[in-house]
Molecule: Bacterial RNase P class A
Organism: uncultured Reyranella sp.
Parts: sequence; C1' cells; structure tokens
RNA sequence: GACGGCUGGAUGGCUGCACUCCGCAAGGGGUGAGGAAAGUCCGGGCUCCACGGAGACACGGUGCCGGCUAACGGCCGGCGGGGGCGACCCCAGGGAAAGUGCCACAGAGAACAGACCGCCGGUCUGGCCCGCCUUCGAGCGGCAAACCAGGCAGGCAAGGGUGAAACGGUGGGGUAAGAGCCCACCGCGCGACCGGCAACGGAAGCGGCAUGGCAAACCCCACCGGGAGCAAGACCAAAUAGGGGCGGCACGCCGGGCAACCGGCAGCGGUGUUUCCGCGACGCCGCCCGGGUCGGUCGCGCGAGGUGUCCGGCAACGGGCAUCCCAGAGGAAUGGCCAUCCAUCGCCUUUACGGGCGGGGACAGAACCCGGCUUACAGGCCGUCUGA
Repeated sequence: GACGGCUGGAUGGCUGCACUCCGCAAGGGGUGAGGAAAGUCCGGGCUCCACGGAGACACGGUGCCGGCUAACGGCCGGCGGGGGCGACCCCAGGGAAAGUGCCACAGAGAACAGACCGCCGGUCUGGCCCGCCUUCGAGCGGCAAACCAGGCAGGCAAGGGUGAAACGGUGGGGUAAGAGCCCACCGCGCGACCGGCAACGGAAGCGGCAUGGCAAACCCCACCGGGAGCAAGACCAAAUAGGGGCGGCACGCCGGGCAACCGGCAGCGGUGUUUCCGCGACGCCGCCCGGGUCGGUCGCGCGAGGUGUCCGGCAACGGGCAUCCCAGAGGAAUGGCCAUCCAUCGCCUUUACGGGCGGGGACAGAACCCGGCUUACAGGCCGUCUGA
C1' cells in the first nucleotide's frame, strides 16, 4: 500500500428515571439502546380496503450468467469490458441489420457522406519562345513539344486541415492521379467443430468490408408489480348534546266564529288560602336501545430470534443438536455527580526509566417488526495479501 473483520471505555459508590415482580404499606428485587436505533431508498411480515379465472392494454420498476433467499434494486460465485507493476478496484453490463429521433462548436462534409486546400489528365487563354517595325514597348504577326500561370468542364479521395467521432489500419502492387481496385498481415462479420449448466471462451474455414456513436432519447424484448399503512386495525366505553323505541301525564265544560282561533270555567305550578302571574302534546317525566367523542385495553415483543458446536457447500447459505429469553411505555425512561483504573493529548520536570499538573472519551438516541442498501463515526485492535 490492498482487502476483510472486531471494538468503540471498565469497576465501584451516592442519587434519579421507565417498565415489571413481591409487599397492606414503608420498601425491596429484576431488566433497560445501536452498529448504525439515522436517511425512509428497496424488499417482506402483519392489518384493513378492493378483487371470479385467464389474457390484452396503460403505467412504474428491474436488466450479463448461475446460485442463495420469505423476498429484493440485496448477497455469493463466475463471465465480459476498463484501470493498476501488483494485492486489488470500477462498470445503469439486454437490443443500434424493427422503427423514429439526436450528434453542440469547428468543419467542405456528422450517416442517402463530402470536396476547402490539394493530386491528376484534357481543353482554352496568356506568358515563355520566333520573326517584323522610322517609334525597341504596355506594338504587330506566328507558335510543334516541354515548362510556368490562370479559366472551364471532368477524374480522385492518397496527403493537409476540422472535430469527441470523418464510412477499416499498415505495407506492397497498380494507376494519369487514386481507390479493397488487387495482394499479405492485422482488425471486422459469419462460423463447422470443441469446452462450459450458462454468460462466455477457443477455433478449421468462408466473406473484400457490408452495420459510426447515443436506448441514465422515444422505443423493442424478457421478467416483476392491486391500494393504504401501527395515526394499520380490534375490543371496552363515560358526562353532555343529538337519534330511535316503550310507558305515564291534560285530551273536560260553556260562549263566539265556516275555520284557524279567541274568551271564560275547571286542571297543574308558584309552600296553605285569596288575588295575581305562568303552563300545555312539535311538550314534560321515567326506562330502554344505538352511533360517535373523552378515556381505557389489545395490537406490542418467542422472533425468517441470539449464542455455541457439528455436518453439507468454494461461498452466499442450508440442516442437526445443545443452550438462552434479551427495552418497549404515553410524544417518548435508559440520566447526573464522585472515586479509582484504561486508552489518549498538552505542559512542567528527569540523562533516562519515571514523576507531577491539567484537558478529555467518536458518530449518535429504539417508537409495529424483520432482511438489505446508503450515509455518519475520535481512538484502538486483529487477520490475509501486494510492491520496494
């Protein structure tokens, strides 16, 4: 340096807190956070709601192969790709010849390839070159080839240049110049056959090359997926106010009026009497029933449980045996102080061993439970391996 694992203060005293057991009480006994209790990201148990079976569609998720598991987006073992001298690490790792779409800037051209510079032959014009002229030039005439420059219409894609990426690479042949146009090797595609459960690996041979990248763009393929969550949900159940049922109380008289109603008497209440006032069935009283609320109980701690050991398996994991019982309340207890020790830091002192004084103990805090993932974590310890 790489990987994996463990631990993360100890003991005692005093005094509190929560739950629980004993006790009439006073009091006493027992138990009391984590590897992450965290984020609430994934998967399940449990509960209620919905739902006849199968298929299709939509939406969401997962995505190499095999295994493990209750299940998983988790874990284990492999495969492929990438990085590292190495131990080892990383990968959102199905399909780009089903279709659609996108590829900034730069660049001629970014997927029906393309032609800016450049290369090549052709043709035209001019120069060069030759001759003429009283003007020796920017004049006139001629001009086969080569050479130089420019125009035109073509051929080419080797070289330059742009880019993250330019439609195989290197070398040779070939050609006017070039080009898989041809050849060798490499790469690529197909691939008999061989190995492997598979992913995949190896590979005779064939093909002149065809199919750029992106699916954490739509999409296609395969597989998986009802919804809500312990404030789930179940039970018990006040007071008050609603609802329903049954029973009891006046339901008499006179007058007026079509009637509604009005007046009077009787009745009831205001402690007996008189006066006066008030009362009326959509009311009052009593009993019962039912729903909800406050409150209480359960759910709620024996579980995919912990520890040890043996067996199977490379492992994840599975199985057998033995043993243990281990927080649980309610917006929520698990704390505080002191002493000694442990680890550690600073200062002083000592040649050194050592001594003294002081600081100070990571991240964090159960709330229905479990399996994972991720994130946080002072310090300490152990194991395996790699390089020098």